[in-house]
């Protein structure tokens, strides 16, 4: 320097043909216990890597930038 994958709560991952952003773990509150785990059951928490664009609408499309991983020079 090129090319290819990846980037989505506090982690680790989903999201199918573009139509209300989910799950599992952690976290808070509560159930339950003499109490502590656990179970149960409620609840916060995400400007989906940044910007632009196409669309009535974009986590999905299309550009450009930025990190990271691979590779190849």
């Nucleotide at each position: 320097g090129c090319a290819a994958c990846u980037g989505u709560g506090g982690c680790g991952c989903a999201g199918u043909c573009g139509g209300u952003a989910g799950c599992g773990c952690g976290c808070a509150g509560g159930u339950c216990u003499c109490a502590u785990a656990a179970u149960c059951c409620u609840g916060a928490a995400g400007u989906c890597g940044c910007g632009a664009g196409u669309u009535c609408g974009a986590g999905c499309c299309u550009c450009g930038c930025c990190a990271g991983u691979u590779g190849c020079a």
Source information:
A computed fold for a 73-nucleotide RNA from Dermatophagoides pteronyssinus, annotated as transfer RNA. The coordinates come from a structure-prediction model, not an experiment, and the mean pLDDT is 83. RNAcentral holds the sequence, with entries from Ensembl Metazoa and Rfam. It matches the Rfam family "tRNA". From the family's description: Transfer RNA (tRNA) molecules are approximately 80 nucleotides in length. Rfam classes the family as a transfer RNA. Taxonomically the source falls in Dermatophagoides (Eukaryota, Eumetazoa, Bilateria, Acariformes).